[in-house]
Molecule: Lysine riboswitch aptamer
Organism: Desulforamulus reducens MI-1
RNA sequence: AGGUGAGGUAGAGGUUGCGGGCUAUUAAGAUUACUUGAGGAGAAACUGGGAGAGUUGAUGACCCUUAAGGAAAGGAAUACCUGCCGAAGCAAUUUGAUUUUCUCGGUUAAAUUGCUGGGGUUGCAUUAAAUAAAUGCAGCACUGUCACAGACAAUAUUCCUUCAUGUUAUCUGUGGAGCACUAUCUUACUA
Numbered sequence: 001a002g003g004u005g006a007g008g009u010a011g012a013g014g015u016u017g018c019g020g021g022c023u024a025u026u027a028a029g030a031u032u033a034c035u036u037g038a039g040g041a042g043a044a045a046c047u048g049g050g051a052g053a054g055u056u057g058a059u060g061a062c063c064c065u066u067a068a069g070g071a072a073a074g075g076a077a078u079a080c081c082u083g084c085c086g087a088a089g090c091a092a093u094u095u096g097a098u099u100u101u102c103u104c105g106g107u108u109a110a111a112u113u114g115c116u117g118g119g120g121u122u123g124c125a126u127u128a129a130a131u132a133a134a135u136g137c138a139g140c141a142c143u144g145u146c147a148c149a150g151a152c153a154a155u156a157u158u159c160c161u162u163c164a165u166g167u168u169a170u171c172u173g174u175g176g177a178g179c180a181c182u183a184u185c186u187u188a189c190u191a
Base pairs, nucleotide, nucleotide: 002190003189004188005187006186007185008184009183010182011181014085017084018083019082020081021080023079024078025077026076034069035068036067037066038065039064040063044056045055046054047053048104049103050102051101088116089115090114091113092112093111094110095109096108097107098106099105117143118142120140121139122138123137124136125135126134127133145176146175147174148173149172150171151170153168154167155166156165157164
């Protein structure tokens, strides 16, 4: 010098990379929920399921018809701002908070374990108002990265040629996975 291990720093994949926002606008949500009036009818109805408790109801609730009025949330698109490259997502378990009390379930936060390189698209399933979007599974091609094999061009080892070996660029094929990959620094070991 090269190689191996440990630690640190900085980067690349994509112009539809991954998240976030009491931000702005827009569409849908919505012939909706809900409120009021009229008519019908006549005893239960409501709070996610169950139990308990509570509220409303013959001064007619719930329900049906009709008329008038009439939202919002979650989610989506665009713009802007912002954190980043296991970015992030999903599943299971545990704990905490919340959902009127208990329990099952739901929502949410953290920890642990496991899976997924990335986006797209098709089909199915779940959630959802939804043909949107998201999530999961499977298929299809695309793309980035590393390894192996091969092709081809340049270049070095040598003054020329040939051969061989190495490096770089491009292409083809096969395969692996993000605690990865590239570059670089520190440190330990190694001829």